[in-house]
Context: one part of a larger RNA
RNA sequence: ACCGGCGAGUUACGAUAUCGUGCGAGGUUAAGAUGAAGAAUCGGAGCCGCAGCGAAAGCGAGUCUUAAUAGGGCGUAUAGUACGAUGUCGUAGACCCGAAACCGUGUGAGCUAGCCAUGUGCAGGAUGAAGGUUGGGUAACACCAACUGGAGGUCCGAACCAGGGUACGUUGAAAAGUGCUUGGAUGACGUGUGGCUAGAGGUGAAAUUCCAAUCGAACACGGAUAUAGCUGGUUCUCCCCGAAAUAGCUUUAGGGCUAGCCUCGUGAAAGAGUGUACCGGAGGUAGAGCACUGAAUGUGUGAUGGUCCCACCUCGGGAUACUGAGCAUAAUCAAACUCCGAAUGCCGGUAAUACAAACACGGGAGUCAGACUAUGGGUGAUAAGGUCCAUGGUCGAGAGGGAAAGAGCCCAGACCGCCAGCUAAGGUCCCUAAAUGUACGUUAAGUGGGAAAGGAUGUGGAGAUGCACAGACAACUAGGAGGUUGGCUUAGAAGCAGCCAUCCUUUAAAGAGUGCGUAAUAGCUCACUAGUCGAGUGACUCUGCGCCGAAAAUGUACCGGGGCUAAACGUACUACCGAAGCUGCGGAUUCAAAUGAAUGGUAGGGGAGCGUUCUAACAUCGGAGAAGGUAGACCGGAAGGACUACUGGAGAGGUUAGAAGUGAGAAUGCCGGU
Numbered sequence: 001a002c003c004g005g006c007g008a009g010u011u012a013c014g015a016u017a018u019c020g021u022g023c024g025a026g027g028u029u030a031a032g033a034u035g036a037a038g039a040a041u042c043g044g045a046g047c048c049g050c051a052g053c054g055a056a057a058g059c060g061a062g063u064c065u066u067a068a069u070a071g072g073g074c075g076u077a078u079a080g081u082a083c084g085a086u087g088u089c090g091u092a093g094a095c096c097c098g099a100a101a102c103c104g105u106g107u108g109a110g111c112u113a114g115c116c117a118u119g120u121g122c123a124g125g126a127u128g129a130a131g132g133u134u135g136g137g138u139a140a141c142a143c144c145a146a147c148u149g150g151a152g153g154u155c156c157g158a159a160c161c162a163g164g165g166u167a168c169g170u171u172g173a174a175a176a177g178u179g180c181u182u183g184g185a186u187g188a189c190g191u192g193u194g195g196c197u198a199g200a201g202g203u204g205a206a207a208u209u210c211c212a213a214u215c216g217a218a219c220a221c222g223g224a225u226a227u228a229g230c231u232g233g234u235u236c237u238c239c240c241c242g243a244a245a246u247a248g249c250u251u252u253a254g255g256g257c258u259a260g261c262c263u264c265g266u267g268a269a270a271g272a273g274u275g276u277a278c279c280g281g282a283g284g285u286a287g288a289g290c291a292c293u294g295a296a297u298g299u300g301u302g303a304u305g306g307u308c309c310c311a312c313c314u315c316g317g318g319a320u321a322c323u324g325a326g327c328a329u330a331a332u333c334a335a336a337c338u339c340c341g342a343a344u345g346c347c348g349g350u351a352a353u354a355c356a357a358a359c360a361c362g363g364g365a366g367u368c369a370g371a372c373u374a375u376g377g378g379u380g381a382u383a384a385g386g387u388c389c390a391u392g393g394u395c396g397a398g399a400g401g402g403a404a405a406g407a408g409c410c411c412a413g414a415c416c417g418c419c420a421g422c423u424a425a426g427g428u429c430c431c432u433a434a435a436u437g438u439a440c441g442u443u444a445a446g447u448g449g450g451a452a453a454g455g456a457u458g459u460g461g462a463g464a465u466g467c468a469c470a471g472a473c474a475a476c477u478a479g480g481a482g483g484u485u486g487g488c489u490u491a492g493a494a495g496c497a498g499c500c501a502u503c504c505u506u507u508a509a510a511g512a513g514u515g516c517g518u519a520a521u522a523g524c525u526c527a528c529u530a531g532u533c534g535a536g537u538g539a540c541u542c543u544g545c546g547c548c549g550a551a552a553a554u555g556u557a558c559c560g561g562g563g564c565u566a567a568a569c570g571u572a573c574u575a576c577c578g579a580a581g582c583u584g585c586g587g588a589u590u591c592a593a594a595u596g597a598a599u600g601g602u603a604g605g606g607g608a609g610c611g612u613u614c615u616a617a618c619a620u621c622g623g624a625g626a627a628g629g630u631a632g633a634c635c636g637g638a639a640g641g642a643c644u645a646c647u648g649g650a651g652a653g654g655u656u657a658g659a660a661g662u663g664a665g666a667a668u669g670c671c672g673g674u
Stems, first nucleotide, its partner, number of pairs: 001674006011092013026048003032042002052059002062074004095233002098230001102223006113197009122187001124156003127152001131148006160184003164181005199215001201211002208217001236609006246259005260367002262364006273355003276351006287340001288338002293334003297330005305322001306320005370395010400411003415587004420583003426577003429562003435574001437573006448564001454548002458545006465538003475532005481505003486500003511526001515524002588599004610663001612660007620652002628647005634641002
């Protein structure tokens, strides 16, 4: 892992609701007795109901409060009771499994820690302390040398003890080892035997270390089915309805209670509910505005204040590129501004009509982590698959078609069957069902098939405008002059460093000069003019589609692919494909009584059934073969039920009731097998 078996809402006593049965203003017995009996009978103590009110005395359809005959509170217009079944709740282990822990009583120091008593072990080698002896030396010591001596938590190194490094081992040879290497090795040494210390404790050269492979509190048994607002699991079928992820409170936030939303039952009332139309309301949002409150810009005027000048005894006068109130004018801004002000929404009324709801009471729930999307907002960075509200949708609990793939997007709500039809979204070259459809345009970028500011004689459309057959635009030929080198400045300044002025003349035209250039001149060129040529040309505005801007990590890789110049984009049109939508035909169930409607579904509520074991009654089957097993094309809407053959070899099913150890695929389930 698979297969088989086992495996989870039970029971008692109460409460409450519903259903059933009996009796009914009553209902009923308990213990007990009797009895073969758990039957029947007896047993009326007790319990519930028939009357309430008051703290009570007490009174009583009333009573209490009170001075009150006033007001007010609670009552009064009668249905209960006993038993049974079912739902739910309470008390119990209370659907099952699961802690870490807590407490009690014991068992442990044959492991290990420390201690006590008594034994035992430590090859060999090295070093050479004190002391001593002899000699030297001293006044005597001191001191010196040699020899002797044999100290030491001394040195090297086996046994022994340890366990620092490393490799192997890691379902090991081993639940801590092996190889190599390393540390201590006369000591705070190692070790044998016997003993002592015990869990609220011991022991500890101290590490929360050790106390029998267990230690931040041992182990065994018991309290004990501890408790678990937590996780997991909870077993047959079909039918009807069908949620919530919100509010308030909560040592509350992943729990709960009440309400909201679901379900089942009962009831009364009547057009009360919802939609539509009309009528009447309240209101200050969107927008807008500046009349208030504030913000904020320009201009005009300009008070006050400052500065300067004159005056200075006082009154003052003048100037101002300073400040800038108020006023005027123009143009603005606001969630906490409003002279204004919608659409919706909300409340009420009326009317007809449609729909199928709405309300009250009672039984049972579940829900209190919501998600995305569109719109209006707060927060954030006008970030987030962010977060918090509001309104709608979908998912949740929703299958089907589309979006390549895809909870939340688009279309559309699956009772069952059909080798029938029509459509939605979306599509119609091939993969791939259906147009290589029609008409007119656009795009040349594979744009389509990813992106901004910004940039550009890409190209289509629209508009307005300058010039133009009295010849434009472009090109070519020619001219582009004189006063004059304007004045100033300057070393120089001559159109062309800079400043000022920018006239006049000759002309078809020609600037006191557009650019290059020179030291300054010169030179080239432009504006401007004529000629050649012969039809458009220049500068703009709006707009469609494109271009650049454009770099990422395995591999094309930003159309699903092939591939496409339409098989891209825009406008218009026709046909077709396309779903569990709609229609057709057949069938089922529910509501209902219409030729009608309904039947997706998680949590959850309600209803109807199937099967298993046992019990009772009745009628049966079985060695002419029961149960069980294997196989089969049978029956039923499902759970399921027959029949036949073979196997098997002794019991078994049917009907109607009753009672439950009553249904397994999941619990890292338990036991067994393979």